[in-house]
Molecule: Bacterial RNase P class A
Organism: Acidobacteriota bacterium
RNA sequence: GGAGUGGAGGGGAUGAUCGCUGCGGCGCCUUGCGCGCCGUGGAGGAAAGUCCGGACUCCACAGGGCAGUGCGCUGGGUAACGCCCAGGGGGCGCGAGCCCACGGAAAGUGCAACAGAAAGCAAACCGCCACGCCUCGGCGUGGUAAGGGUGAAACGGUGGGGUAAGAGCCCACCAGCGGAGAGGGCGACUUCUCCGGCUCGGUAAACCCCGCAUGGUGCAAGACCAAAUAGGUCGGCGUUUGAGGGUGGCCCGCCCGAGGCCGACGGGUAGGUCGCUUGAGGCGGUCGGCAACGGCCGUCCCAGAGGAAUGAUCAUCCUCCCGCCCCGGCGGGAGACAAAAUCCGGCUUACACCUCCACUCCCCUU
Numbered sequence: 001g002g003a004g005u006g007g008a009g010g011g012g013a014u015g016a017u018c019g020c021u022g023c024g025g026c027g028c029c030u031u032g033c034g035c036g037c038c039g040u041g042g043a044g045g046a047a048a049g050u051c052c053g054g055a056c057u058c059c060a061c062a063g064g065g066c067a068g069u070g071c072g073c074u075g076g077g078u079a080a081c082g083c084c085c086a087g088g089g090g091g092c093g094c095g096a097g098c099c100c101a102c103g104g105a106a107a108g109u110g111c112a113a114c115a116g117a118a119a120g121c122a123a124a125c126c127g128c129c130a131c132g133c134c135u136c137g138g139c140g141u142g143g144u145a146a147g148g149g150u151g152a153a154a155c156g157g158u159g160g161g162g163u164a165a166g167a168g169c170c171c172a173c174c175a176g177c178g179g180a181g182a183g184g185g186c187g188a189c190u191u192c193u194c195c196g197g198c199u200c201g202g203u204a205a206a207c208c209c210c211g212c213a214u215g216g217u218g219c220a221a222g223a224c225c226a227a228a229u230a231g232g233u234c235g236g237c238g239u240u241u242g243a244g245g246g247u248g249g250c251c252c253g254c255c256c257g258a259g260g261c262c263g264a265c266g267g268g269u270a271g272g273u274c275g276c277u278u279g280a281g282g283c284g285g286u287c288g289g290c291a292a293c294g295g296c297c298g299u300c301c302c303a304g305a306g307g308a309a310u311g312a313u314c315a316u317c318c319u320c321c322c323g324c325c326c327c328g329g330c331g332g333g334a335g336a337c338a339a340a341a342u343c344c345g346g347c348u349u350a351c352a353c354c355u356c357c358a359c360u361c362c363c364c365u366u
Stems, first nucleotide, its partner, number of pairs: 001362010012317007020042009029032001044337001048348002051346005056218001058216002068214005073087005088102001089100004103209002108207002110203002125148002127144007156174006175199001177196008222274004232265006244256004281300008318335008
């Protein structure tokens, strides 16, 4: 100098003007979902997808089972998890490192494009061997799976014996499977020794089997206050002995007038209030632990809207890109992804540009 790996952080800044919204204080009146002034707070690392796990809520529930769903190496962390940390095993990379849904295929069922004779349980295209026929090129029957060919995958590998040719048919070693013993480790697992039949293909985020876990619902949860209208229950009044209504300032009068009028109660709707943001909380220090994380001490209060606020304009500066030239200035453009909705812990996905740390490989120079 180039190429790369793992991780951490930021996500434009300041000011002015005009607005929106929560809270506090003061003032005003038309006293309410009010207005004005002042002060103060006002989106994110993912607020996103709504994929997991919890808190909280209401409903259900004697106990047990089936079904469904989820998960699946070991130890630890945590409120909990399908998350995280540390390890074991397998795969990839020269390496730093990365990836794994990582129980069972010797219970059963299913599936495998193309190629190939044959893709699951035995099968033979070329070849090899024996016998028979023959027009001497081959053909037929049988044996064989060593060699060739196909495929992602073809029924262990190498060597020797054996045979007509061959074959775990037999033997030695190796690999793999199963079993026993010894050593290490909490454990997953691993190292070594011995024995066995000679070998049992792949696929379970295919059905399935085994083990473990699991009630449902989601803040539009749920609780409280409570109009108008209609209906309900109860009480009172009343139907020619006229409740009540209209006219009207009131009385008389006139008109209308009967499952009607008045009152109370209770349920529910609109609307309002609570839930609603102090919490497994942030920051700093210290101690324990490889780490995830936990203990203790100090300090801080940091959105709470709800047809849904957090915005707009301008100026100066910052970063990046493009162009120009008098080479450090000018002009133009851009500043991503995206925006709370009960609250937390995760995962996944999106993201212009910038900064930092640790490490690996290659090349060059001294």